[in-house]
RNA sequence: GAGUCCCACCAGCCUAAUCCGCACACCGCAGUGCGGAGCCGGGGACCCAUUUCCCCCAUAGGGGCGAAUCGGCGCUUACCACGCCGUAGGGCUACUUCCAGGCCCGAGCCCGACAGCUAACCCGGUAGGCCGUGUGGAAGGACAUU
Numbered sequence: 001g002a003g004u005c006c007c008a009c010c011a012g013c014c015u016a017a018u019c020c021g022c023a024c025a026c027c028g029c030a031g032u033g034c035g036g037a038g039c040c041g042g043g044g045a046c047c048c049a050u051u052u053c054c055c056c057c058a059u060a061g062g063g064g065c066g067a068a069u070c071g072g073c074g075c076u077u078a079c080c081a082c083g084c085c086g087u088a089g090g091g092c093u094a095c096u097u098c099c100a101g102g103c104c105c106g107a108g109c110c111c112g113a114c115a116g117c118u119a120a121c122c123c124g125g126u127a128g129g130c131c132g133u134g135u136g137g138a139a140g141g142a143c144a145u146u
Stems, first nucleotide, its partner, number of pairs: 012130003018037007038126006048116001061114001062111004070086005089105005095140006
C1' cells in the first nucleotide's frame, strides 16, 4: 500500500412497515407493553360479472400476501427435487422526472373446503433485510453566494 472479515456512526436503499403519547426497563443507544395518527392488507350487498365450483370412475380442489410468473434444456423409465438458460414483472444508479448506459431481483410464506366485484359494516399488519452502487444528457425545482 492492497485485499478480506468484524463492530459502530453518518448518509442512503428494499418494503405498508413510519411518527406521536404513556408506562416499564436502561450508563447511553437500542428494547418491552398499551393507546393514537398515518400507511398497508383481507372479509363483506343490490347491480354487474362468472360457465366458475362440487358431484358422477378420482378428497384431481379453491384462495390470499408479494415484483417474484411462465417456458426450454440437463439429470431420470417417468415424476419430484436439483442445476443451467431465458422470461412476464420488479429495484438501484444520492433533489425529482424522462431518456441513455451500467448493476441486480425474478423468492418465500399463509388460509384450510372457504371467499368474484362490492356501499354500510367487520377483521388484521406496521416485521425484517442491506450498507453496495453512487455514469451521462435534457427539463423542472431547491439551497447558498454576489
Predicted 3D model of a 146-nucleotide RNA (c-di-AMP riboswitch aptamer (ydaO/yuaA leader)) from Nonomuraea endophytica. The coordinates come from a structure-prediction model, not an experiment, and the mean pLDDT is 78. Of the family's consensus pairs, 96% are formed in the model.